Glycine riboswitch aptamer from Candidatus Oceanisphaera merdipullorum, 77 nucleotides, folded computationally. Its Rfam family is "Glycine riboswitch aptamer". Rfam links the family to the GO term glycine biosynthetic process. RNAcentral holds the sequence, with entries from MGnify. The prediction has a mean pLDDT of 78. Taxonomically the source falls in Oceanisphaera (Bacteria, Pseudomonadati, Pseudomonadota, Aeromonadaceae).

RNA sequence: UCGCAGGAGAGAGAGUCAUCCAUCAGACUCCGCCGAAGGUGCAAACUCCCAUAAACGCUCAGGCUCACGGACUGCGA
Numbered sequence: 001u002c003g004c005a006g007g008a009g010a011g012a013g014a015g016u017c018a019u020c021c022a023u024c025a026g027a028c029u030c031c032g033c034c035g036a037a038g039g040u041g042c043a044a045a046c047u048c049c050c051a052u053a054a055a056c057g058c059u060c061a062g063g064c065u066c067a068c069g070g071a072c073u074g075c076g077a
Stems, first nucleotide, its partner, number of pairs: 001077006011031001013030005032064003038060001039058003
C1' cells in the first nucleotide's frame, strides 16, 4: 500500500424546488448539532531558545435515517 472483517458521534429539523406516485433518497437557504477522513493550534521533558504530539482543543472542509465515507483494530499478501 492492497484485499477481507469490525468500526462511534450528531435534527428522518423548517421552507422552497425536484423526484417518487405507498413512502423514501437529491439540491439550495436558515437554525441547531457531531468529531474518528482531511486540515489546523497547543504542553512538559535541568536553565534559555528553537523544533515537535495526540483519540486533546478548533470546526475551514466533512458529517448529522439508510447507503457511501470513516480514525483505529484483527487477519492475509